[in-house]
RNA sequence: UGCAAAGUAGAAAUUUACGCGUUAAGUGAGAGAAAGACGGGAAGUUGCUUUCUCUACGAAAAGCUUAUUGCUUGCGGUGUAAAUUUCGCAUUCCGUUGCU
Numbered sequence: 001u002g003c004a005a006a007g008u009a010g011a012a013a014u015u016u017a018c019g020c021g022u023u024a025a026g027u028g029a030g031a032g033a034a035a036g037a038c039g040g041g042a043a044g045u046u047g048c049u050u051u052c053u054c055u056a057c058g059a060a061a062a063g064c065u066u067a068u069u070g071c072u073u074g075c076g077g078u079g080u081a082a083a084u085u086u087c088g089c090a091u092u093c094c095g096u097u098g099c100u
Base pairs, nucleotide, nucleotide: 002099003098004097005096010087011086012085013084014083015082016081017080018079019078020076021075022074028057029055030054031053032052033051034050035049036048040094041093042092043091061073062072063071064070
């Protein structure tokens, strides 16, 4: 000098536990605004995530009961946590490891 490799944040799925809703919040879709994160270092988007506002759409209850809205079983593209599996630096420069 050239070639190759490793590693993060995070994301998704499944299971379990504990919740929330079932008097419809949440989830999902569209628009707008703000913020944040993005391998060890630096930069960082038209990509990603979060929060807020607006718009449209929209649901599964049943049983028991000491009669209070309690318990149980369900239901919700439901929340959080843990475990497992899968994916995983947009990109650029430098660094690390191996070979040369």